[in-house]
Context: one part of a larger RNA
Order: sequence, then C1' cells, then structure tokens
RNA sequence: UUGCAGUUAAAAAGCUCGUAGUUGAAUUUAGAAGGGGAAACUCUUCUGUUUGUCCUCACUCAUGCAUCUGAUUUGUUGCUUGAGUGAUCAAACUUUUACUGUGAGAAAACUAAAGUGCUCAAAGCAGGCUAACGCUUGAAUAUUAAAGCAUGGAAUAAUAAAAUAGGACUUUAUUCAUUUUAUUGGUUAUUGAAUGAAGUAAUGAUUAACAGAAACAGUUGGGGGCAUUCGUAUUUAAUUGUCAGAGGUGAAAUUCUUGGAUUUAUUAAAGUCGAACCAGUGCGAAAGCAUUUGCCAAGGAUGUUUUCAUUAAUCAAGAACGAAAGUUAGGGGAUCAAAGACGAUUAGAUACCGUCGUAGUCCUAACCAUAAACUAUGCCGACUAGGGAUUGGUGAGGUGAACCCUCAUCAGCACCUAAUGAGAAAUCAAAGUCUUUGGGUUCUGGGGGGAGUAUGGUCGCAAGGCUGAAACUU
Repeated sequence: UUGCAGUUAAAAAGCUCGUAGUUGAAUUUAGAAGGGGAAACUCUUCUGUUUGUCCUCACUCAUGCAUCUGAUUUGUUGCUUGAGUGAUCAAACUUUUACUGUGAGAAAACUAAAGUGCUCAAAGCAGGCUAACGCUUGAAUAUUAAAGCAUGGAAUAAUAAAAUAGGACUUUAUUCAUUUUAUUGGUUAUUGAAUGAAGUAAUGAUUAACAGAAACAGUUGGGGGCAUUCGUAUUUAAUUGUCAGAGGUGAAAUUCUUGGAUUUAUUAAAGUCGAACCAGUGCGAAAGCAUUUGCCAAGGAUGUUUUCAUUAAUCAAGAACGAAAGUUAGGGGAUCAAAGACGAUUAGAUACCGUCGUAGUCCUAACCAUAAACUAUGCCGACUAGGGAUUGGUGAGGUGAACCCUCAUCAGCACCUAAUGAGAAAUCAAAGUCUUUGGGUUCUGGGGGGAGUAUGGUCGCAAGGCUGAAACUU
C1' cells in the first nucleotide's frame, strides 16, 4: 500500500492565485515466406546497417593438376588458386529509459526444508556396515528486498526526430590534403575534407477532445472604482399658534416645563441611512453588493463551418483579498451606544426596564487577519431519475412588426416527488456509482480533560495571530 474517516459523533485551510510535487485526451506495425478457409479472416516462422572473417562450414562460377568411364567434347570424384553469396565469429554504429521473463552473483548463524532412532524431543551434523582388518555415505536444497551485471520481450508509460530544412538518398563538378605502389618527377586512380550543381521521393506539419486558451458579435448583472444627484426620517436651531402639563413604565421615578415644555405650522443646518418595489430573484473568489446619472477598466453565460494545438487538473513554499470588533493619524460627530452616572426592580441586582452619556458607530490614510468566515458538506472529471417553475443567452413556431404565448437547447440560483442507491439515523441527485473496496489531486482527525495552555520560533505599535506539547487525571 491492499483497506479508515471528515453535514450533525474528532476532523474541509475564510477565499482565490501559484512554483516544486503528483496526475494528465485520442492517433502512428509494417514487410516477406508458408499453412487453413469460398470469402471475411486466422495460424506459424523470419526480418537493423557497415567492415573484416587466417584457421571452420555450405553453395555458385572460373583456372590448373590428378583420377574414373575404351579415347575426345562432355561428365564423376579429389586437390589447388581466384571471384561472389550465405552461415558463424569479431569490431564499429544504432534516440534514451521505466517495465517484465531468464541467468550469473549473494557471508555464516537464524528461517523453510531433505537425510539421520541424540532412548524420544528441544537439539546436533552426524552417522552406517563388518570376521573389528577395514569399507563407505553425508554435512543437500529453497527464500535472499533496493541497487548493480548479462541476456530475451516490445504491450503499457515517458523521451527524441524533417518547419527559417544546417533534412534523407543518388549522381556529379571544383579546390585542397594524407598514405602506399623500390627511389625521383608527372598524369590518372584510390582515400579524406571543404565548397557547389543536378536529380530521386505521394518529399517532410496526425486529429481538432460534450479538454483548455484566445479573438469577435449582440447581450447581461443590487460585480468593482471615481465623480455626481435625489429622498424621507432623526436631532438641533430659528420663527409661529395654543396652554399645563410632558416623558417614560408592568406600575413608577430620575428628567423637561408660565423664562411656555410636549404638541401644531413654515423653514434651515448637520451627519447617517437608502423604506415599500425586495423574491427561496441577480452578481461576485470569498468577505460582500440596492437612490439617479456620467466616466473607467474588468467578468460570466450564449453564439461561432474563427485562431492556437495539450497549452491542462490539483497544489508544499510564496502571494493578493478578507465581516465585525480593535489600534494609529487626520476629519466628522445626527443617531444609537460598550465604560460610567442616576431612577427602578430585587433578599441582593455591579443585570434585564427607564433617563443621561464617553470611546466607538461615518469618511480618508495605514495596521490587524480573526467569526456558527456555515451549505457546519475541498477542487476538477465521468455516469446514474421523473417533474414543473424561475434567471441569462440562442434557435424554431403561433398571419408575428412590437408586447405576449408555446416548443427546443446551453449555462445558472433553488424547489417538489418517491428511491431497486447510500446512511447510525435525521436525511441526501449527492452525503449515490464502497468488503463487488483503485478516476485525478490537496488539506485535516484518532477517547474526554489538562489546552489551543506552557515553552520556543515567527508576524504585529498593541490587542493578539500562526505554529504548538508534556507531566498529571479520567
């Protein structure tokens, strides 16, 4: 590893990107000879290139000598010499591996196992036969991972090749050079190198993945950023009308009020917020996102007889974003409101209720990096079942221009039904395709506490974050 689990029992990193790692679509096997079969088809055998091969062998052709057939041509047999083909062997070259069969090799003891009456056995490597002169058999064998060596196979998985042809093969020209031909000189030939020329060839680029990426088209969305604009409410202020209460509560009180509170009306200012429409609807990686209009760049889905051609999936390290609270510096401070004060309640009431009220809540610039950051459910791919809605696109139809309706189709957010599936069940089209156990890949968990504590490291201004035990206890 085979072979655990991760919605709720322990356990999916908040989210995305991303390097190493791991994994990764289909496609290219032929030729010759022989056998079977009507054919389709099937079975068996063989197959890389160049050079050499004295001694070894087989075959073909030629030279010379001998032998046999009565003699010659011819033929038989043997030897010799030369040329060629093949076998054998040797050397050089060949894209490289993984994988797999076989073999050599492997310390002993141990293990498995053969033989053997230590009296049996655990053991041991002894022993057995004999007229006691001597004779004689053992002390086997197997397993031995990874790596390394030798050799066969060529499915599977990688890898390489001809695209600016510096590509393959054949022929040929020019130039230069080396060596050997007894010596010297010359021509030619041979060999090697360089530079051209011509020719041969079916000359040379696999598909276009219900993989991916890119371009284009009309769209779509409360996606993002900046600016702009509107709306009521709240509080405060000004003016105004009236007059005795108003607030608030279970009941009250703290509180405000003839210096006119509360309430009414007309306005103004400020800072938040964006009702109804608003939905089991949309967008966004998540956090999250809702007044109007403009600008800026980005995204998804759809359409496509467009382009590229494996570019892909998931991801240690690393990086971006990341509610609220909190921190720092400015601004702003309407509302609400930790802390605090007071009034109640109460046995008490450091609370729940009420009246005030500071940080904060809002904006800008920086930090922080955590949440029940939840779908408590990683991401990518395939398959397995019926239904009607809904959002975005496309196509067809309804006389169809517009609105509308119907059907089909791709991509979404969800829902309903029951399961021959799963599950401890609740329930679940995924939490199914799992003891009939293997699609790829990442992360996490191993009884409860101690404890997300101590210590160390690292990040942070701090608060704290990340990493993270043990003793002991049960």
Predicted 3D model of a 474-nucleotide part of an RNA (small-subunit ribosomal RNA, central domain) from a metagenome. Rfam family: Eukaryotic small subunit ribosomal RNA. Its family is annotated with structural constituent of ribosome and ribosome in the Gene Ontology. The coordinates come from a structure-prediction model, not an experiment, and the mean pLDDT is 81.